RNAcentral holds the full RNA, with entries from ENA and SILVA. The part of an RNA shown here (small-subunit ribosomal RNA, 3' major domain) has 467 nucleotides and comes from an uncultured bacterium. Its mean pLDDT, the model's own confidence on a scale to 100, is 86.
Context: one part of a larger RNA
This record gives sequence, C1' cells and structure tokens, in this order.
RNA sequence: UGACGGGGACCCGCACAAGCGGUGGAUGAUGUGGUUUAAUUCGAUGCAACGCGAAAAACCUUACCUACCCUUGACAUGUCAAGAAUUCUGCAGAGAUGUGGAAGUGCUCGAAAGAUAACUUGAACACAGGUGCUGCAUGGCCGUCGUCAGCUCGUGUCGUGAGAUGUUGGGUUAAGUCCCGCAACGAGCGCAACCCUUGUCAUUAGUUGCUACGCAAGAGCACUCUAAUGACACUGCCGGGGUCAAACCGGAGGAAGGUGGGGAUGACGUCAAGUCCUCAUGGCCCUUAUGGGUAGGGCUACACACGUCAUACAAUGGCCGGUACAGAGGGCUGCCAACCCCUGAGGGGGAGCCAAUCUCCGAAAACCGGUCUCAGUUCGGAUUGGGGUUUGCAACUCGACCUCAUGAAGUUGGAGUCGGUAGUAAUCGCAGAUCAGCAACGCUGCGGUGAAUACGUUCCCGGGGCU
Repeated sequence: UGACGGGGACCCGCACAAGCGGUGGAUGAUGUGGUUUAAUUCGAUGCAACGCGAAAAACCUUACCUACCCUUGACAUGUCAAGAAUUCUGCAGAGAUGUGGAAGUGCUCGAAAGAUAACUUGAACACAGGUGCUGCAUGGCCGUCGUCAGCUCGUGUCGUGAGAUGUUGGGUUAAGUCCCGCAACGAGCGCAACCCUUGUCAUUAGUUGCUACGCAAGAGCACUCUAAUGACACUGCCGGGGUCAAACCGGAGGAAGGUGGGGAUGACGUCAAGUCCUCAUGGCCCUUAUGGGUAGGGCUACACACGUCAUACAAUGGCCGGUACAGAGGGCUGCCAACCCCUGAGGGGGAGCCAAUCUCCGAAAACCGGUCUCAGUUCGGAUUGGGGUUUGCAACUCGACCUCAUGAAGUUGGAGUCGGUAGUAAUCGCAGAUCAGCAACGCUGCGGUGAAUACGUUCCCGGGGCU
C1' cells in the first nucleotide's frame, strides 16, 4: 500500500422481510455424469458447465467405429509429356472405383511447319493436407465481479523512504452526482447526456391505408394509420423545511414529473476463467497416414444419479354447441385463396401475390348456453396394438403427424431451493430463425387477460466508501 476478520460505525441491491407463482414427489422431453459399446466424436464443470457450442445428427452434416480403396493426393502454385473440350453408353462392384465401346477434332496467331488459353489424363519432385497436441506460447472474440461507482494522471506540497495528499471531511445523489469546507490546483477513462424505441401534440404527404356502405363503382383525406420534420419535461413555477448551498418533501399545470418506461452502451482490472473444433497463429507431431474417398453403423445405447423444461393431478375445471377481439413477423425451389373429396393427417384444384394490395391467418384464454357432480372420474394422458398421411434416393436401427382401440403413474410433492416490485408476476395463444422433413415441450420475438405485497434493514448472500 493492499487483501482478509465469526472487528466497529455508514450505505445499496428481489439480499432478507411482505406477498404471488414455481422447483424438489409423478410421467415424458432435453442436456450432463456414470455405465455399456467396435464407436457411443470433441469441447463446456461452483456462482460464471449441464434445452451450453448445436438458429435442426435418418444419408449428408460428422470430426467417431468397422470394412473396402487412393498416395503429388479432395484443394493451391510451378516443370515436362499426351489429348481440344465435351457428349452418349456396356460390364463388374455395397459404393468409391475398375475396365471397355461410340461420337467429337473447335477458337486465336501463322504462308506453312507449328505455337497457344481453358480443361482432362499421366510422370517425377518441390509441396499440399491434418476438427492432431499445447487456450499454461498467442491474436481476435467472449463470460464474470457489474451498469457496481469506481480507476488513474500532471504539476505542487508533505514524508529519509515505500508512499500520502488530491479521491478524505459535513451534507446530498441512482452515480467520485452536485454543493460547502480543505495544501492542494487541474485533467483523463468511467457516471450522466448525445443514439434507438415507446407515451402526447403539430406540420407535411395520402396508396395498396382510412371514411360513409351489406358489397362494389365513384368521391374525399376530417379520423385511424403509415413515415419524415418539429414541439414538449428543464426541479421551469408555488409552498415547506435545509447551512443564505447542493438537494429533499408536498402541490399546480400537463399526455407524461423529477433518470417518464424499455433497449443499446460494460472504466482500470480480476479469475494463467473460456475458446488452437469459427477464424488467425508460434512451437511440437503425422506424411502409402494422425492426410483423402466410399458404404454401413454410431453420436439416438440404459440397473442408475443430477440440472433445465413440458404435461398433469381437476369444478376458478373437463367436454359439446354458439359467438367476438391482437400485435409482430414470413413468402418465388415460395405463401397458397375460392371450390371439391376425406372422420382426419392430407389430397385435388388453380385465382392472387416479389406483397399496407394476395397469402400464411377464423388467435387462444375470454363471453353466452348446455352437460358432468368429486370418482383415479367424461380428471390425466404415458405406454402398447391395428390402420393410414406426408417429406425425402431412403423413415429397420432412427422422422413428424392423423385415426381406431388401449388407458400407466399421478389426489399438490421431505430437507431444501428459484423467479418477479407493474402492464411486472401469473396465465393465454401467435410468429420467426435453423429447416426437404423433424424429435421445438428449446430459443428469440409479439401481442391478449392481468394481480398481491414492500412494516422495515436485526439476520442470510453479494457489493461500495471510512476506520
């Protein structure tokens, strides 16, 4: 000077408390450990690994295993030789591949001989290649403390010096935010603001949108909306108390009030944190193999253990009928309307749309009526059998969906533990990326309905300043 203390006083945070809903019990999905396996490729491991890399493992992917093959190689540059390129086709083989047949002789330069780009084949060698090792050799990127309020510098001063001061103190703030004081005076990186979005209004613009209507034609741009510009909020005004300060408390006006809500933005550093399998890269290692090709298998195994989720255990409910109301996205190898067939998945059909026009798309919970009457049930849907649909060369290992039958556990979950302070939690559906299809119940967004509670800071956890 720091770090630490079951030292002290102070402050903050869904940290506790208050309140709501979960998890831990059941079944399933998914990831991990373990075990198994020819292989179950590799990485990630307290918080900060475990629905993580993976925003899609049937083949491919794929890195793993087995078998069969190649050795200047699947890919790059250079040298030499031959053939234009290219097209069609037979046989063997699981395929990679091997071995034949047929057609074809182009363009440019040159009188000719010949030369030549591109491509194919062959030969030899330089070399290629490596998801092989080292993240404790590295760059880059990224997690975390933490959106916590801190981390420093110049000059001056003090101290023999390491260092201190400033940055401490009194107030205040979300904030090293601001004020006052002070051997300090200033400055930088952070904080805040500037950026995006949302909430109000005005102006401009008016089709594909909007208006009146049952619909259309036609008309209009007031409203909704769209998208550009601007305004508005600044403790600006009033009162209180405060150190005459900064600020704080209350009020007015206002769509909004004291950072209005949300996002983006992550200081100096810490963890030799993570990643050599995104990429790049030093060193080491392999070079008829640790490189390359193909087929099949595996990554999907299953006494078990853990994490994260989905569905439930029912009446604030299940089932049947009727009837409303979103937002945000996607669409040409695409989205697919009307209409017809099927119980249905789906099939036929073909209009429109490169989309404010057409379409995915009739959102669901909600509301109205009926039924069930507390039961392992008209709850719950696992599992299993039969029959189908669809994607795709191909659903056996190993896809999803429909339909008939089957109808398991489960009656609210021990110790413990997690999330949320408002349009939040809870609950309800919709869309998208990836994608032929799908193991999506995941992830990322979008809107609908819409609470309870916070006395307070003694305690648990994490953090900040002083001592």